The RNA shown here (SAM riboswitch aptamer (S box leader)) has 105 nucleotides and comes from a Candidatus Nanopelagicales bacterium. Of the family's consensus pairs, 94% are formed in the model. It matches the Rfam family "SAM riboswitch aptamer (S box leader)". Rfam links the family to the GO term regulation of gene expression. The sequence was found by an Rfam model in a public genome assembly. The prediction has a mean pLDDT of 82. The organism belongs to Candidatus Nanopelagicales, within Bacteria.
RNA sequence: ACCUCAUCCAGAGGGGCAGAGGGACCGGCCCGUUGAAGCCCCGGCAACCUACCGCUCGUGGCGGAAACGGUGCCAAGUCCGGCCGCGCGAGCGGGAAGAUGCGAA
Repeated sequence: ACCUCAUCCAGAGGGGCAGAGGGACCGGCCCGUUGAAGCCCCGGCAACCUACCGCUCGUGGCGGAAACGGUGCCAAGUCCGGCCGCGCGAGCGGGAAGAUGCGAA
């Protein structure tokens, strides 16, 4: 890298360096010299894992509180669509793809 599973309508800043791109891809539509991406410092949001408590179970699951530790994240519903179904349409539902986490490998 590939693979199983779970979640993705909420939430979250300031400074320094830097100097034109960025929002995965494609089509849109947005963000950006009133400073993008990236790097650094401090901060924050959240609660997948770990540690704690309770119930159940037989080693798995459910719930709770906290946020030390391991991750992650801090424009827009994963920004919208990209395939299928319903619908006159607006739209609604389900997927695909993607992201994150645990596991396996």